[in-house]
RNA sequence: UUGACUCUGGAGAGCGACCCUUAGAUUGAAUCAAUGUGGGGUCCACCGAAGGUGAGCGGCGCCCAGCGCCUAAUCUCUCAGGUAACAGGACAGAGGAGC
Numbered sequence: 001u002u003g004a005c006u007c008u009g010g011a012g013a014g015c016g017a018c019c020c021u022u023a024g025a026u027u028g029a030a031u032c033a034a035u036g037u038g039g040g041g042u043c044c045a046c047c048g049a050a051g052g053u054g055a056g057c058g059g060c061g062c063c064c065a066g067c068g069c070c071u072a073a074u075c076u077c078u079c080a081g082g083u084a085a086c087a088g089g090a091c092a093g094a095g096g097a098g099c
Base pairs, nucleotide, nucleotide: 005095006094007093008092009091014044016043017042018041019040020039021038025035026034027033028032045083046082047081051079052077054075058070059069060068061067062066
């Protein structure tokens, strides 16, 4: 110096629609149905600041007006992830000793 670790701050975007299931609970016209709760699936819309994709200035090589390779981000794509809270979160600050 860098990384890890600890603390603090930290944005954006639907508490979306439908279906299945649900120990127990509530209600009713009661071998059933509905409500809410937990879980799962499908679909549409959207976000970019975990991670990931792409290649620019420039450089190198070759059979050289061309081809190939290397090459950054808060850019880009949204694969992943995310769209109440919780969690996550790029990035930033602090984290030494003595009086």